[in-house]
Context: one part of a larger RNA
RNA sequence: GACGAACGCUGGCGGCAUGCCUAACACAUGCAAGACGAACGGGGAUAGCAAUAUCCUAGUGGCGAACGGGUGAGUAACGCGUGAGUAACCUGCCUCAUACAACGGGAUACCCGAGGGAAACUUCGGUUAAUACGGUAUAAGACCACACUACCGCAUGGUAGAGGGGUAAAAGGGGCAACCUGGUAUGAGAUGGACUCGCGUCGCAUUAGCUAGUUGGUGAGGUAACGGCCCACCAAGGCGACGAUGCGUAGCCGACCUGAGAGGGUGAUCGGCCACAUUGGGACUGAGAUACGGCCCAGACUCCUACGGGAGGCAGCAGUGGGGAAUAUUGGGCAAUGGAGGAAACUCUGACCCAGCAAUGCCGCGUGAAUGAAGAAGGUCUUCGGAUUGUAAAGUUCUUUAGUCAGGGAAGAAGUCAAUGACGGUACCUGAAGAAUAAGCUCCGGCUAACUACGUGCCAGCAGCCGCGGUAAUACGUAGGGAGCAAGCGUUGUUC
Numbered sequence: 001g002a003c004g005a006a007c008g009c010u011g012g013c014g015g016c017a018u019g020c021c022u023a024a025c026a027c028a029u030g031c032a033a034g035a036c037g038a039a040c041g042g043g044g045a046u047a048g049c050a051a052u053a054u055c056c057u058a059g060u061g062g063c064g065a066a067c068g069g070g071u072g073a074g075u076a077a078c079g080c081g082u083g084a085g086u087a088a089c090c091u092g093c094c095u096c097a098u099a100c101a102a103c104g105g106g107a108u109a110c111c112c113g114a115g116g117g118a119a120a121c122u123u124c125g126g127u128u129a130a131u132a133c134g135g136u137a138u139a140a141g142a143c144c145a146c147a148c149u150a151c152c153g154c155a156u157g158g159u160a161g162a163g164g165g166g167u168a169a170a171a172g173g174g175g176c177a178a179c180c181u182g183g184u185a186u187g188a189g190a191u192g193g194a195c196u197c198g199c200g201u202c203g204c205a206u207u208a209g210c211u212a213g214u215u216g217g218u219g220a221g222g223u224a225a226c227g228g229c230c231c232a233c234c235a236a237g238g239c240g241a242c243g244a245u246g247c248g249u250a251g252c253c254g255a256c257c258u259g260a261g262a263g264g265g266u267g268a269u270c271g272g273c274c275a276c277a278u279u280g281g282g283a284c285u286g287a288g289a290u291a292c293g294g295c296c297c298a299g300a301c302u303c304c305u306a307c308g309g310g311a312g313g314c315a316g317c318a319g320u321g322g323g324g325a326a327u328a329u330u331g332g333g334c335a336a337u338g339g340a341g342g343a344a345a346c347u348c349u350g351a352c353c354c355a356g357c358a359a360u361g362c363c364g365c366g367u368g369a370a371u372g373a374a375g376a377a378g379g380u381c382u383u384c385g386g387a388u389u390g391u392a393a394a395g396u397u398c399u400u401u402a403g404u405c406a407g408g409g410a411a412g413a414a415g416u417c418a419a420u421g422a423c424g425g426u427a428c429c430u431g432a433a434g435a436a437u438a439a440g441c442u443c444c445g446g447c448u449a450a451c452u453a454c455g456u457g458c459c460a461g462c463a464g465c466c467g468c469g470g471u472a473a474u475a476c477g478u479a480g481g482g483a484g485c486a487a488g489c490g491u492u493g494u495u496c
Stems, first nucleotide, its partner, number of pairs: 001495003005492005012365006018358002020323001025321003029318003034063001036061001039060002042057006070276003079201008089193002094189007102136002105133001111126006142167003146163001148161005172181003202248003209239003214236006221229001251273004255266004278299005301312004329355001331354003337351001338349004368398004378389004402437001404432005412423001440485005445466003451480005461468002
């Protein structure tokens, strides 16, 4: 000097930030991911005599739920940082381009009926729709195998072209219409990811040897893809004092703190990457999954139960208990920004924007200004003359920031139709009254700015170091005075 700080004393206001560093301990309650009726058939409500129209919606279907949000347990690793590579790869939505969408079918949820169960839920029979699911057709070098040519390169190879053979598509919806929107195939782009490599990345050698899928090869499998990734066989290799292996510790970085720099320390908030989601394991779906608020199995724990069986996962936002020196509201709003769905209206959004709490930090402001000597009273000291507190107070004349009261009152809102503001009657402006409502903390032996009196008497105590205290203590305690900071001041801790 710095701090996500804590503790003691004290405490007026505002702005902007920050706020479980400990138990990745356990969690009551509410909310945090839905939305589409312009994909589909039903059901219900309202209006109507009806046709029909509008609205709502459990189910089927498509999209999303892999984002956003949290935490740092694990990880010393291609995890991260940085620089390359992929002639070894994938990519929903989005953009551009080319072409296409022909024919036909069988189911099924919802529903109805009959059961089982305490519940969670579930079984059987029957009916029905689709942008749900099959079948057939069509097929551009898109893919596959075969065989050919040219050019190129980076080893395997790559690109382009020609040949015959095989394989694989589709869906409609809205609108009076124009048209809009969706579908299928292929190519290109963009975005996002995957993999590989060079270099860098803590301590201990009182850790010196480690390794059998281990190292390499051949073949087969698997993957989006390379690869002992996995498997069979073969060989006996591979790593290591340039620190292997083991043990301990730790998320990494941009950055932050310090320092003239070199360096040292840290990795809160914000941003990037990684890992995790009660513990361990597993796959499914999907363009994409360690799938936090999905599934299955096992374990621990909690809850319900009719004892047969079930339910759960706050390291989301609040909140509770516990731990701790210590860390906030079970708040408002989708108005803005952004996200999901939707043609849209719109719906959802504890992301986010705001408000609340905390001097936790930084910054700013205030607690009055001028004048005022009888140098008042009181206090303290005193050589008893006086000195000091001290222009300080009182008194006089002013001012009104903040605060209080009253009046007005935003921007943030977008495209000049209109509407739409949680914050908020907030910020801000104007007016009114009145010095009114607002100062403490530490220190005063030297380092180190600031001294006297009394009390105490190696006691009580102080102390960062040196050291003070045993009867005249500027070092202990109190008082007066003084010094330094100031809504803070000290102490403790950590670090430079």